[in-house]
Context: one part of a larger RNA
């Protein structure tokens, strides 16, 4: 000199873009970070409508034992019967969802603990698999038999269970049909489906086989850490048959046969450490890092083990064991923030227990739409980097006042101040206000396979951020300067006080009575919302 996820001191005005637990992959309260789908399916349930009986209900309507009677009117009582209530079935229509049953939790999200390795990273190779998509072909008949929910009875402090009745499916299952699938030379043999919406057209579905896309598995060549005070190292070790496994190749695993492979071009072992696009520095070769963000690996309290599934040996699935925490009626049970906030520890040291699905993207759904701590945004920190201000012009009586000296007097702080004049960036007050919204739903039109497609200055609606950004206005120099150094190296010095004391410092070095080097004043010098100090790395 340059740089950093930096900390510490001293200071601090304001925007914009970044960035922020590098130690304890230590332990966690409390929310919330995976749902969706009623247009797969049978129930519940609420509202609202249909219909029915039997109750209640008594608007009215009719009769009249009387009462007055001039007409009219009142009246015990019979009898008929509307609306309504509430109950119990029933038709439907809209919505709610505990349960079965699909699809998605294998992606997003975080972390770097392990790993020195085909983990990466570049360049081939293939003996394989693929849900959702996209192109094409076919095909989608006919039967069964349970089960949750639901009722009902029971155990249990809970957490959960246990019997029995019933019932539905795009759950499950026989059969049938089989060209492309599969096995076989051949002949034959074996193997599939579900249905839902709608008046209907048709649309979304299923199940088979080909073929794309795109995604992964296997394998190889080369590459990139220390150390020889690690010199020898392996028995499934190396290779072959033949089985077994898998999607698949293979000692991946077994049997059996051979006795092989590896190593000073470091085998083996021990330490460190995720790896790369990149980043820092440097002319540049190189040296150093591997925070953000992008790709790939590997983890998910710790070890282990499958099972579902197109994928997982699955971070918010399951089982076992281990510690640890917790709740318990003492029988047992329940839990994993290395998601987002947050909290306790350890530490120099790193943020809010925010708003919002407006906008990009995902899961699911025909869709409206739900959900989404991804993401979008607000918040705190000078932690960075970049704008920006903290006033501008004149203004000498060179004032007091401080400090210095050669001391009736001079110098410097200095146009500086005071005062006159403008401006208002930024800051307060008020005022008006965008883009960021594409889309979705309804209407009409036009196309043409009548429910997609296009179109409409066509109607309605959707913005957390935020009354933000940016515009205007209004008053007022108003609201805003520090930190470090000054012997050389290095820009900048006198004076006092100390007197090898107290002390200073990154090397030399200063300090023992005239200290430009120690402390304090003036005064100058450099960076300035910073400056300066430790720490690293070039």
């Nucleotide at each position: 000199g340059g740089a950093u996820g930096a900390a510490c001191g001293c200071u601090g005005g304001c925007g914009g873009c970044g960035u922020g637990g590098a130690u304890a992959a230590g332990g966690c309260a409390u929310g919330c970070a995976a749902g969706u789908c009623a247009a797969a399916c049978g129930g519940a349930c609420u509202a609202c409508u249909u219909a029915c009986g039997a109750g209640u209900g008594g608007a009215g309507a009719u009769u009249g034992c009387g009462a007055u009677u001039a007409c009219a009117u009142c009246a015990a009582g019979g009898u008929c019967a509307a609306a309504g209530c509430a109950u119990g079935u029933u038709u439907g229509u809209a919505g709610u969802u505990a349960g079965u049953g699909g699809c998605a939790g294998a992606c997003g999200a975080g972390u770097u603990a392990g790993u020195a390795a085909c983990a990466c990273g570049u360049a081939g190779g293939u003996a394989c698999c693929u849900a959702c998509c996209c192109u094409c072909a076919a095909g989608u008949c006919g039967g069964g038999a349970a089960u949750a929910a639901u009722u009902c009875g029971c155990c249990g402090a809970a957490a959960g269970g246990c019997g029995a009745a019933c019932u539905a499916a795009u759950a499950c299952u026989c059969g049938a049909u089989a060209g492309u699938c599969u096995c076989g030379u051949a002949a034959g043999a074996g193997u599939a489906a579900a249905g839902a919406a709608g008046c209907a057209a048709u649309u979304c579905g299923c199940u088979u086989g080909a073929g794309g896309a795109a995604g992964g598995g296997c394998c190889u060549g080369c590459g990139g850490g220390c150390u020889a005070u690690c010199a020898g190292c392996u028995a499934g070790u190396u290779g072959g048959u033949g089985a077994g496994g898998u999607a698949a190749u293979g000692g991946c695993u077994c049997a059996c046969c051979a006795a092989g492979g590896c190593u000073a071009u470091g085998a083996c072992g021990g330490c460190u450490a995720g790896g790369g696009g990149a980043c820092c520095u440097g002319a540049g070769a190189g040296g150093g890092u591997g925070a953000c963000c992008c790709c790939c690996a590997a983890c998910g309290a710790u070890g282990g083990a499958a099972c579902u599934g197109a994928g997982a040996u699955a971070c918010g699935g399951u089982c076992c064991a281990u510690a640890c925490a917790c709740c318990u009626a003492c029988g047992g049970g329940u839990g994993g923030c290395c998601g987002c906030a947050g909290u306790c520890a350890a530490g120099a040291a790193c943020c809010u227990u925010c708003c919002g699905c407006a906008a990009u993207g995902g899961a699911c759904g025909a869709a409206a739409g739900u959900c989404u701590g991804a993401c979008g945004g607000a918040g705190c920190g000078a932690c960075g980097c970049c704008g920006c201000g903290u006033g501008a012009u004149g203004g000498a009586u060179g004032a007091a006042g401080a400090c210095c000296c050669u001391c009736u007097g001079g110098g410097u702080c200095g146009u500086a101040a005071a005062c006159a004049u403008c401006u208002u960036u930024u800051g307060u007050a008020g005022a008006g206000g965008a883009g960021a919204a594409a889309g979705u739903c309804c209407c009409g039109a036009c196309a043409c396979u009548u429910g997609u497609g296009u179109c409409g200055c066509g109607g309605a609606u959707u913005g957390a951020u935020a009354g933000u950004a940016c515009u205007c206005u209004a008053a007022g120099a108003a609201u805003a300067a520090g930190g470090g150094g000054u012997u050389g190296c290095u820009a900048a010095a006198c004076u006092c006080g100390u007197g090898c004391c107290a002390g200073c410092a990154g090397c030399a070095g200063c300090g023992g009575u005239a200290a430009u080097a120690c402390g304090a004043g003036u005064a100058c010098c450099c960076c300035a919302a910073g400056c300066g100090u430790u720490a690293u790395c070039c």
This is a predicted structure of a 538-nucleotide part of an RNA (small-subunit ribosomal RNA, 5' domain) from a Minisyncoccia bacterium. Its mean pLDDT, the model's own confidence on a scale to 100, is 83. The RNAcentral record of the full RNA draws on ENA. Its Rfam family is "Bacterial small subunit ribosomal RNA". Rfam links the family to the GO terms structural constituent of ribosome and ribosome.